A computed fold for a 350-nucleotide part of an RNA from a Dehalococcoidia bacterium, annotated as large-subunit ribosomal RNA, domain IV. Its mean pLDDT, the model's own confidence on a scale to 100, is 86. The RNAcentral record of the full RNA draws on ENA. The organism belongs to Dehalococcoidia, within Bacteria.

[in-house]
Context: one part of a larger RNA
RNA sequence: CCCUCGUUAAGGAACUCGGCAAAAUAACCCCGUAACUUCGGGAUAAGGGGUGCCCCUGGAAGUGACCCACUUUUCAAGCUGAGGCAGCUUCUGGGGGCCGCAGAGAAUUGGCCCAGGCGACUGUUUAACAAAAACACAGGUCUCUGCCAACCCGUAAGGGGAAGUAUAGGGACUGACGCCUGCCCAGUGCUGGAAGGUUAAGGGGAGGGCUUUCAAAAGGCCCAAACCGAAGCCCCAGUGAACGGCGGCCGUAACUAUAACGGUCCUAAGGUAGCGAAAUUCCUUGUCGGGUAAGUUCCGACCCGCACGAAUGGCGUAACGAUCUGGGCGCUGUCUCGACGAGGGACUCG
Numbered sequence: 001c002c003c004u005c006g007u008u009a010a011g012g013a014a015c016u017c018g019g020c021a022a023a024a025u026a027a028c029c030c031c032g033u034a035a036c037u038u039c040g041g042g043a044u045a046a047g048g049g050g051u052g053c054c055c056c057u058g059g060a061a062g063u064g065a066c067c068c069a070c071u072u073u074u075c076a077a078g079c080u081g082a083g084g085c086a087g088c089u090u091c092u093g094g095g096g097g098c099c100g101c102a103g104a105g106a107a108u109u110g111g112c113c114c115a116g117g118c119g120a121c122u123g124u125u126u127a128a129c130a131a132a133a134a135c136a137c138a139g140g141u142c143u144c145u146g147c148c149a150a151c152c153c154g155u156a157a158g159g160g161g162a163a164g165u166a167u168a169g170g171g172a173c174u175g176a177c178g179c180c181u182g183c184c185c186a187g188u189g190c191u192g193g194a195a196g197g198u199u200a201a202g203g204g205g206a207g208g209g210c211u212u213u214c215a216a217a218a219g220g221c222c223c224a225a226a227c228c229g230a231a232g233c234c235c236c237a238g239u240g241a242a243c244g245g246c247g248g249c250c251g252u253a254a255c256u257a258u259a260a261c262g263g264u265c266c267u268a269a270g271g272u273a274g275c276g277a278a279a280u281u282c283c284u285u286g287u288c289g290g291g292u293a294a295g296u297u298c299c300g301a302c303c304c305g306c307a308c309g310a311a312u313g314g315c316g317u318a319a320c321g322a323u324c325u326g327g328g329c330g331c332u333g334u335c336u337c338g339a340c341g342a343g344g345g346a347c348u349c350g
Base pairs, nucleotide, nucleotide: 001345002344003343004342005341006340007339008338010336011335014334019331027051028050029049030048031047036041038176052098053097054096055095056094057093058092059091060090061089062088063087067083068081069080070078071077099103111329112328113327114326115325116324117323118321119320123135124134139174140173141172142171143170144169145168151160152159153158177316178315179314180313182246183245184244187243188242189239190238191237192236193235196234197233198232202228203227207223208222209221210220211219247265248264249263250262251261274308275305286302287301288300289299290298
């Protein structure tokens, strides 16, 4: 010097990215407990008091010799009995006293509070750097499926679905609960439609060619126009808890500023409610307020939202969380700033 541990004056987070680590809290009984709340909770909230031993004196429960009653004509006797004194056992109240620094004398054994973000919750996960605001979840919605179901595995037989039957099963999104979930169907998808257009095989054969012949006809073979041909696509509708999308410029009010108002261009339609410098805000440490002596973080507001926004859900929300952020009390070797001690290493000798 290193590791593990113990103690430490005064101060008490000044340490540090951050109270990381450590300290502190802790048991049982009694008192007493706020906001908020889904009335269950929050609650061991918070915050207090008590705890050993001795003496005195009450209460409760249990047991209970004897007694008493009963049985028996009587005595004796009785694993007969409501009750129940003394004694004993356990729990507990009150009063007085004793000792120590200390009475849950050891060990085990919650630190607490306030505010905010995220996720409702209990659960699940990157076996061996991530436990989370990720996944799941009850609940919500859409959609497919009428049963030899849809869908999945398999070339098939067959199997799962299901020995189920739409209050069922599959797929997708959302994610308790509360209040809600606006506008756009032009594009893409899906569903429906079938008049017209396009259109394969096939049908159809105008017309033509080859073959044969001296030449032709007939026959055979081949090419082939018009026309008739399904789904699909084009087309016509519907559909957003389908993929998705949800504007620009200019002017205007009797200070100024701003613009309820007007004009104009474009669009399928131009972002509603709610929220907003946010897990989203570049400019930005925005501005104002709060907290501090001092606050790029935090909380409350404002709104110029670079680039929130409604089931890729929006906004709230009690409870919950080894979650994230800010603050406070307590407490401490984290620190000022070190020191001492114990055990084990390192080091020296062997």